[in-house]
This record gives sequence, C1' cells and structure tokens, in this order.
RNA sequence: GCACCGCUAGCUCAAUGGUAGAGCAGUGGCCUUUUAAGCCAUUGGUUCCGAGUUCGAGUCUCGGGCGGUGUA
Repeated sequence: GCACCGCUAGCUCAAUGGUAGAGCAGUGGCCUUUUAAGCCAUUGGUUCCGAGUUCGAGUCUCGGGCGGUGUA
C1' cells in the first nucleotide's frame, strides 16, 4: 500500500430499518451481631466523526478517524 473485521453505559457485550437493552460495576434499601454472599429498587448513552438514502438509521450507502488480522 491492498483486503477483511471491529468501534454502542465505567467494563464485557446484545439490539429484523420502528421507544437503545442485559450482565458486572456504581448508588439506595432489605437481610445479617459485622463483613461477604443473597434479594429489591435505581442512576448512567452526542451508538467514534461527518454526509447521504429513508416517513423513520445503532442497523443500509459513501468519506474520514482509531484499533486489530491477513498479505507482499
């Protein structure tokens, strides 16, 4: 250089073009002599950036950025 894959909550990851979710973590509570474990509730999002298509984009298309894999 070229090809391919990935980028979504603090972390790991979901999400047929139709209200962005789960687990862990965090916060509050219950339980316990206390801690841990367990249970209940709850906070947290410019879905990497920009544009296009569409009534509607995390999702499709194009360009850019970052990371990874392959290749010479």
Molecule: transfer RNA
Organism: Candidatus Berkelbacteria bacterium